Annotation:
This is a predicted structure of a 123-nucleotide RNA (TPP riboswitch aptamer (THI element)) from a Deltaproteobacteria bacterium. The prediction has a mean pLDDT of 77. Lineage of the source: Bacteria > Pseudomonadati > Myxococcota > Myxococcia.
RNA sequence: GUAAACUGUUAGGGGUGCCAAAGGGAAGUUAAAGAGCAACCCGGAGGCUGAGAGUCGCGCAGGCGGCAACCCUCUGAACCUGGCUUGGUCAAUGCCAGCGUAGGGAAACAGGAAGACGCAAAG
Repeated sequence: GUAAACUGUUAGGGGUGCCAAAGGGAAGUUAAAGAGCAACCCGGAGGCUGAGAGUCGCGCAGGCGGCAACCCUCUGAACCUGGCUUGGUCAAUGCCAGCGUAGGGAAACAGGAAGACGCAAAG
């Protein structure tokens, strides 16, 4: 002269997806009737992944706003764009991997620290 991992406080940033049982209806199908089957519609017990897919209000709807939890804040893969993307799974989905050393993306203080470490002088 001067750190780091990590921790804390306040402030700020972000996402909130995918399916579906029971039950009800039903174009139609069968030579006809009946039974059965049934695209599709309503419904939403519940299920999948994850740190997080929650709750309340407004709106015809797309959506918007508040609160809570969770994660992330330049050491930045929290998250966004590319993305109705490429490959693989699955009931389905950024569910997994790639494009990704791509392009964006929200901070300050304190502790750590009577200082690790470095330099100079003296011995």